The RNA shown here (transfer RNA) has 76 nucleotides and comes from Actinotalea ferrariae CF5-4. The coordinates come from a structure-prediction model, not an experiment, and the mean pLDDT is 82.
RNA sequence: GGCCAGAUAGCUCAGUUGGUAGAGCGUUCGACUGAAAAUCGAAAGGUCCGCGGUUCGAACCCGCGUCUGGCCACCA
Numbered sequence: 001g002g003c004c005a006g007a008u009a010g011c012u013c014a015g016u017u018g019g020u021a022g023a024g025c026g027u028u029c030g031a032c033u034g035a036a037a038a039u040c041g042a043a044a045g046g047u048c049c050g051c052g053g054u055u056c057g058a059a060c061c062c063g064c065g066u067c068u069g070g071c072c073a074c075c076a
Stems, first nucleotide, its partner, number of pairs: 001072007010025004019056001027043005049065005
């Protein structure tokens, strides 16, 4: 330098050809218990990496960047 994959909640990750953003774990509160653990219920938590474009409508499509991982090439 070229190519490919990825970036979504605190963490690990889904999101089926564009139409209200989700799960598990964790956190908080409640139930249960003499008290805990386990279990059950509820809640909070998101600029979907950034900017721009297409569209009635974008996490999703297009362009340009940033970062992470992989492969190839080049220099020494």
The RNAcentral record of the sequence draws on ENA. NCBI's taxonomy places the organism under Bacteria, Bacillati, Actinomycetota, Actinomycetes, Actinotalea ferrariae. It matches the Rfam family "tRNA".